[in-house]
RNA sequence: GCCGACGUAGUUCAACGGUUAGAACGAGACAUUCAUAACGUCUAGACGAAGGUUCGACUCCUUCCGUCGGCA
Repeated sequence: GCCGACGUAGUUCAACGGUUAGAACGAGACAUUCAUAACGUCUAGACGAAGGUUCGACUCCUUCCGUCGGCA
C1' cells in the first nucleotide's frame, strides 16, 4: 500500500428498516440478618464520528477514526 471482518452500558453479548435499544455479570440504594454473604425489590448506565437514502436507520450506502486478520 491492497483486501476482509468488527466497533452497542464498566465487561461479555443481543436487537431480520418500525412500540420506550434489551439480557447476564458488575455498580448504587432499600429490604432481610445480631452481623456478613447469598436470595429479593428498585435505580443509574450505551448505538465510534460526520454525511447520505428512507415516512422511519443500531440496522442500508459513502468518507473518516480505531481494533483484528490476510496478501505484498